[in-house]
This is a predicted structure of a 72-nucleotide RNA (transfer RNA) from Lactobacillus sp. ESL0677. Its mean pLDDT, the model's own confidence on a scale to 100, is 82. Its Rfam family is "tRNA". It is annotated as a transfer RNA. Taxonomically the source falls in Lactobacillus (Bacteria, Bacilli, Lactobacillales, Lactobacillaceae).
RNA sequence: AUGCUUUUGGUGUAAUGGUUAGCAUAACAGUCUCCAAAACUGUUGAUGUAGGUUCGAGUCCUACAAAGUAUG
Numbered sequence: 001a002u003g004c005u006u007u008u009g010g011u012g013u014a015a016u017g018g019u020u021a022g023c024a025u026a027a028c029a030g031u032c033u034c035c036a037a038a039a040c041u042g043u044u045g046a047u048g049u050a051g052g053u054u055c056g057a058g059u060c061c062u063a064c065a066a067a068g069u070a071u072g
Stems, first nucleotide, its partner, number of pairs: 001071007010025004018055001027043005048064005
């Protein structure tokens, strides 16, 4: 330099173009306990950025950014 892949809560991970983007974990609150842990219940929090296509985009298209990989 060129091609390819990936980017979703603090972390890990799912979602056939169509339900209010799901689950686990973490954090916080509560129940229980003499106290704590464990267990149980609840709450908070996410689609890399900017455009486009579509009745509808996490998903399709374009550019950019970051990370990884292949070639030289």